[in-house]
RNA sequence: GAUAAAGGCAAAGCUGGUGAAAACCGGCGACGCAAAGCCAUGGGUCUAAGGUUGCAGAUGCAACUAAGACUGCCAGGUUGCCGAA
Numbered sequence: 001g002a003u004a005a006a007g008g009c010a011a012a013g014c015u016g017g018u019g020a021a022a023a024c025c026g027g028c029g030a031c032g033c034a035a036a037g038c039c040a041u042g043g044g045u046c047u048a049a050g051g052u053u054g055c056a057g058a059u060g061c062a063a064c065u066a067a068g069a070c071u072g073c074c075a076g077g078u079u080g081c082c083g084a085a
Base pairs, nucleotide, nucleotide: 001082008033009032013028014027015026016025017024018023031072037078038077039076041075042074043073044070045069046068050065051064052063053062054061055060
């Protein structure tokens, strides 16, 4: 990359589980995806258990914070199926 073919992934939602949460895993399910394969490297986003600070002064409340997450937000790296004109 073509209204080709083969094969793949699976949003929301429902459901069982893990987790403090974000989120993740299994099943059902398909909104979409040509790297929606892989790597948190840069930016971005989410969460804030623990920690720090302040207030309170029995339990607690607030702010900040990633060592937790997201690649189906964007870049970068890397591997790769099919392939007509």
c-di-GMP-I riboswitch aptamer from a marine eukaryotic metagenome, 85 nucleotides, folded computationally. RNAcentral holds the sequence, with entries from MGnify. Its Rfam family is "c-di-GMP-I riboswitch aptamer". Rfam links the family to the GO term cyclic-di-GMP binding.